[in-house]
Molecule: small-subunit ribosomal RNA
Organism: metagenome
RNA sequence: AGAGUUUGAUUCUGGCUCAGAACGAACGCUGGCGGCGCGUUUUAAACAUGCAAGUCGUACGAGAAUCCCGAUGCUUGCAUUGGGAGGAGAGUGGCGAACGGGUGAGUAACACGUGGAUAAUCUGCCUCCAGGAUGGGGAUAACCACCCGAAAGGGUGGCUAAUACCGAAUAAGAUGGUAGCUGCACAGGCAGCAGCCAUUAAAGGGUGGGGACCUUCGGGCCUACCGCCUGGAGAUGAGUCCGCGGCCCAUUAGCUUGUUGGUGGGGUAAUGGCCUACCAAGGCUGCGAUGGGUAGCCGGCCUGAGAGGGUGAACGGCCACAUUGGGACUGAGAUACGGCCCAGACUCCUACGGGAGGCAGCAGUUAAGAAUCUUGCGCAAUGGGCGAAAGCCUGACGCAGCGACGCCGCGUGGACGAUGAAGGCCUUCGGGUUGUAAAGUCCGAUAAGCAGGGAAGAAUAAGUUCCGGAUAAUAUUCGGAAUGAUGACGGUACCUGCCUAAAGCCCCGGCUAACUACGUGCCAGCAGCCGCGGUAAUACGUAUGGGGCAAGCGUUGUUCGGAAUUAUUGGGCAUAAAGGGCGUCUAGGCGGGGAACUAAGUUGGGUGUGAAAGCCAUGGGCUCAACCCGUGAAUUGCAUCCAAAACUGGUUCUCUUGAGUUCGGGAGAGGAGAGCGGAAUUCCUGGUGUAGCGGUGAAAUGCGUAGAUAUCAGGAAGAACACCAGUGGCGAAGGCGGCUCUCUGGCUUAGAACUGACGCUGAAGCGCGAAAGCGUGGGGAGCAAACAGGAUUAGAUACCCCGGUAGUCCACGCUGUAAACGAUGUCGACUAGCCGUUGGGCUCAUUUAUGGGUUUAGUGGCGCAGCUAACGCGAUAAGUCGACCGCCUGGGGAGUACGGCCGCAAGGUUAAAACUCAAAGGAAUUGACGGGGGCCCGCACAAGCGGUGGAGCAUGUGGUUUAAUUCGAUGCAACGCGAAGAACCUUACCAGCUCUUGACAUCCAGUGGACUUUCCAGAGAUGGAUUGGUGCCUUCGGGAACACUGUGACAGGUGCUGCAUGGCUGUCGUCAGCUCGUGUCGUGAGAUGUUGGGUUAAGUCCCGUAACGAGCGCAACCCUUGCCCUUAGUUGCCAGCACAUAAUGGUGGGAACUCUAAGGGGACUGCCGGUGAUAAACCGGAGGAAGGUGGGGAUGACGUCAAGUCAUCAUGGCCCUUAUGAGCUGGGCUACACACGUGCUACAAUGGCCGGUACAGAGAGUUGCGAAGCGGCGACGUGGAGCUAAUCUCAGAAAACCGGUCGUAGUCCGGAUCGCAGUCUGCAACUCGACUGCGUGAAGUCGGAAUCGCUAGUAAUCGCGAAUCAGAAUGUCGCGGUGAAUACGUUCCCGGGCCUUGUACACACCGCCCGUCACAUCAUGGGAGUUGGUUGCACCAGAAGUAGGUAGCUUAACCUUCGGGAGGGCGCUUACCACGGUGUGGUCAAUGACUGGGGUGAAGCCGGAACAAGGUA
Repeated sequence: AGAGUUUGAUUCUGGCUCAGAACGAACGCUGGCGGCGCGUUUUAAACAUGCAAGUCGUACGAGAAUCCCGAUGCUUGCAUUGGGAGGAGAGUGGCGAACGGGUGAGUAACACGUGGAUAAUCUGCCUCCAGGAUGGGGAUAACCACCCGAAAGGGUGGCUAAUACCGAAUAAGAUGGUAGCUGCACAGGCAGCAGCCAUUAAAGGGUGGGGACCUUCGGGCCUACCGCCUGGAGAUGAGUCCGCGGCCCAUUAGCUUGUUGGUGGGGUAAUGGCCUACCAAGGCUGCGAUGGGUAGCCGGCCUGAGAGGGUGAACGGCCACAUUGGGACUGAGAUACGGCCCAGACUCCUACGGGAGGCAGCAGUUAAGAAUCUUGCGCAAUGGGCGAAAGCCUGACGCAGCGACGCCGCGUGGACGAUGAAGGCCUUCGGGUUGUAAAGUCCGAUAAGCAGGGAAGAAUAAGUUCCGGAUAAUAUUCGGAAUGAUGACGGUACCUGCCUAAAGCCCCGGCUAACUACGUGCCAGCAGCCGCGGUAAUACGUAUGGGGCAAGCGUUGUUCGGAAUUAUUGGGCAUAAAGGGCGUCUAGGCGGGGAACUAAGUUGGGUGUGAAAGCCAUGGGCUCAACCCGUGAAUUGCAUCCAAAACUGGUUCUCUUGAGUUCGGGAGAGGAGAGCGGAAUUCCUGGUGUAGCGGUGAAAUGCGUAGAUAUCAGGAAGAACACCAGUGGCGAAGGCGGCUCUCUGGCUUAGAACUGACGCUGAAGCGCGAAAGCGUGGGGAGCAAACAGGAUUAGAUACCCCGGUAGUCCACGCUGUAAACGAUGUCGACUAGCCGUUGGGCUCAUUUAUGGGUUUAGUGGCGCAGCUAACGCGAUAAGUCGACCGCCUGGGGAGUACGGCCGCAAGGUUAAAACUCAAAGGAAUUGACGGGGGCCCGCACAAGCGGUGGAGCAUGUGGUUUAAUUCGAUGCAACGCGAAGAACCUUACCAGCUCUUGACAUCCAGUGGACUUUCCAGAGAUGGAUUGGUGCCUUCGGGAACACUGUGACAGGUGCUGCAUGGCUGUCGUCAGCUCGUGUCGUGAGAUGUUGGGUUAAGUCCCGUAACGAGCGCAACCCUUGCCCUUAGUUGCCAGCACAUAAUGGUGGGAACUCUAAGGGGACUGCCGGUGAUAAACCGGAGGAAGGUGGGGAUGACGUCAAGUCAUCAUGGCCCUUAUGAGCUGGGCUACACACGUGCUACAAUGGCCGGUACAGAGAGUUGCGAAGCGGCGACGUGGAGCUAAUCUCAGAAAACCGGUCGUAGUCCGGAUCGCAGUCUGCAACUCGACUGCGUGAAGUCGGAAUCGCUAGUAAUCGCGAAUCAGAAUGUCGCGGUGAAUACGUUCCCGGGCCUUGUACACACCGCCCGUCACAUCAUGGGAGUUGGUUGCACCAGAAGUAGGUAGCUUAACCUUCGGGAGGGCGCUUACCACGGUGUGGUCAAUGACUGGGGUGAAGCCGGAACAAGGUA
């Protein structure tokens, strides 16, 4: 510090996800030790049991057990009694119990934090200072007696003490009153000094000691210490007030009557509506009152670079609470966790009458929950309470226990050790890896255990001794020094010796470090995101190996980070989410130039504070670390003081440039009202006139013989204003268009004068606001939702047509929305130019109605810089800045629900959540596509010729059948295809019979010879018997080939996967394309080049050009054919010369010709003319055998189709192994209701048949072609010449030509089918061959929709040959003969190329995608209601308590005139008030028959709305 994920790819926007750190955690697997920490986050739920607050006898009375000394009775060891010691348990009294400990329910508050105020206050114990303490009184608990009660407890009477209680005296001081001075403060006031009046204290008690004096012998008295009272001061602690700060919701907008203030009074320690009476009517609120929800706050903790965000466990500070609610008492302090009273709920006891209780103290229990410990030890230390002290108490605390809950540390050994052991895994079978790892050798001993030793935590205790102070004092006491007991932990830490244990978890597709094998086969499963799994899964499961961390490792949850994804630091709004429809204005925010003052903001400095702990730095202590201790820094803050005065603010003065006012002109569909006009449409009346009109793609509905349409004249009505008219004008926007008048707003221009910042923006508010719609009343010609009819269509609730009502128009009122758009808020400033246009001003010219220049206000086009993701914007900014407002934060759900507001309604406005997805989106790129466009080509259409589709047959396929009908090929690009040839074989299929190292290969061992004859069984394979035979090479050792038997390694497979593959092939397409290097442009994908203008068959060439070149394709080079030449001349040829023959190159000879087969030449737009840019090229011509690639062939770019082939071959993986291998016989591949493809033969006279005559080319041949001759009607037989082929043979070419016949007929056409008889091949023609002869003579008379081929030696037609092959072509591949027609042209169909355009497609239109319905499921809204929580208002009620009143009852201290009084208590009553109750509202939650839409889901149904002009933009 980033990464993954939207796309074919790119860039941007934008969300989701990951890597990090952390935790009071939990869960899974695993688990050696120690140190230091932490441990009910949930039910503030309920609690059994024990403990957690007591102490003081030096405040007081009394005093049990026990002991001692007496006395009495006597049963001599018991009872009673007196005194003393003793001090339990309880009581009075004092102090404490308000601390310590727990919890976080409540609380949005002066509760907390921070800084102030208290001149508005209190403060026990503690410290210091000053002063005092005189003299009395009456009770009461304990105790005793009696009584009540189950108990808890209570009552009556009697006795008694105090440091308990109460008068009186004294009064420095204090308090109150009064008035004065000084100082301070300044809102009231405070402090000090001095005076007068009034009021108010106490315990001289306790303990120790004591010389004199006194004594009732207790003591007084003195003294020390402790204690008491008053006052002052301090310290500590607390109360109150104030500024500022820190949550969410506006779908909470108004709240408030003690409310806000004043005066008097009350109350409090103290201010104050804190309370009360009266008076006034205030107070709070958009800087968020009130209400609702949530929450203890902070130091800190976690995270982060920081700013921030989250959090508030442990530790520390504050607050609140103590079963729920209320209340006071006591006290220095409480409205009191382990106190009291009352009410409620719950639990327990009960004798039913009544009582008791409060773990949110420490342990512990139950419940809840994913989840959180021992009913431990000790007061040794630290701290607290009481005490003079010893001491007692202390679940505070110190320790231990449990828990890997966290942090930190240690260990599970170290060194050497290669036959790189065995085993495992993988393997290309060679090996690799685990791996120095193990074994083995040597060494060591941390931790546990056992044994031995052994600290520190402990001192300022008491006591004793010494010194000093107080004192009359050697008593005592205080201070100092020395000595001095005490350890829960603890069998401690630590040291030494002996001995011997201890590794797991997660991950390995990318992010993200780490890969292989097997299993599985969209199953099982994984998954944080993207996504894996459908037979070769590095993603599932297991294993080997590897990576990471390590006594832990993963998962889950939560927080921050990454996230600049709420943006202060640090984002945006034309098109991605986002500018309000427009204006006006209030609050608010911001604001021109100069001067002066001020000091709020601002800046600098000082002071105080910012607790401790923590963080950070540094030093130290535990062996280190965690942890602990010390010191420092920091604590960015707040307050206060001083200083500065530039900027902002404030006050004052001034200025004119911002803004505005007045005066003169100008343009304009700006607005409102009134009036007027013509054209058109429709209707009405009349005339002319006759059969149609109208409408459409075509029609029909409709209108018309009752006279339409058309046409002429007249009339009526309503609405809209042609031309002018213009990226022209005006307006804030919506919007505004005939002409005239009236009223009226704004803009602009020129110069002068005036005001003097008066300005800009603008939440709320107010106004305007197209169309449609609503209300009331008019109006209604045309148009026209709804509706109806006609068409179209599979349907057509649409598009088209004929009608037609609301509405459109007017007046008044409402609605308040639009793609209200420049998808661009308003205002201001600055920043190159060029060209138009509208309105004005100035100016110069002239051709005098125009032109030029300049300036300003608008409105347009291009464009620099700059900006932008790009597109684009570009002085009318989307540039550079400033001010203010509005708005956005992933897609869907949803602009929806609920609530509020507005509306007559329709609806508008404000505006969520659950749930769901990993995307949704912008711009641009390359393709593909379009019922988009342009250009061009092709037998693509058209023009022609001949076919197919109809018939019969052949052949292939589908289907069906079958034991099997083997398999493959399936739009073009499968279907006379693999198959250039299935009777057996082939053959892969089926049935049956057989074999198992095998029919075939290699290795090993043994035997033998190999080989061969014959016979038997069998369908054969095979089995049995049998005959002949002793092979080849040799260096004589042996070797090679062969057969049989046996063993195991292995063979074998036309078994599967062409979607694991190689190779080969088809196709687009012989279409003209496909790319690269460098450069340039672009953020990039990419573009350019390759586009453009011409031209070509062609990306062929030329020109232009940020491109310049190049490659694969095109063309050419190759073969063949067409002309000529040279060379050669047999088997081919024969002109000339001879010979021979009936005739023939038959022969001699020739080398001219043809031909053969080698090599050359030739054609290149080379020449001429025209066109064209003078180019490329095209057109025409000449010459030429051939003319513009001459014809044909071979040749197939980058790629596409997961195209075809595992059955040509090869090959990975899987599968079979007495069978899915191998052999054999027979069958099948040849089936046959049917459908399709490809062909053959025909339907006839351009023909059939008969007879005669003529002319090829290219091939093949020794297992062959096979001549002549002979036989047969013929197939063929016989025969064997010749030929390894320019020699011989196949081999007669046929159409054609000549002559004859047939005469339009199912025929002298056509030949299927069938019968009989044969031929040939072959081991064998039954299933199932071809051919021949004779006979038979089917369909068929030119073929529906549809569809195919062909542009010249082509189509058509005619025959010939070859491969395969024993035989078996109508197929295939070749060959020649005869030999046409047509092409105007590119509108249309199909295919293709280039450019361009749109796109929501990229599996690419056979694409994408929308909605209803049906089914399943999820969350949610409405809903008659129902239930519960909370709360407002009104009323009832009123416990305990406090305060007030008091006619009843009662009363120790004081007073008294002795009657009583003062004062108190009880009771009653008034006020306040908790619980409770009634009524009526608000709000929240749960639930509810039924119902609404929404989301999701595998292949469901119906249509086809959107994306291309998406077929109606």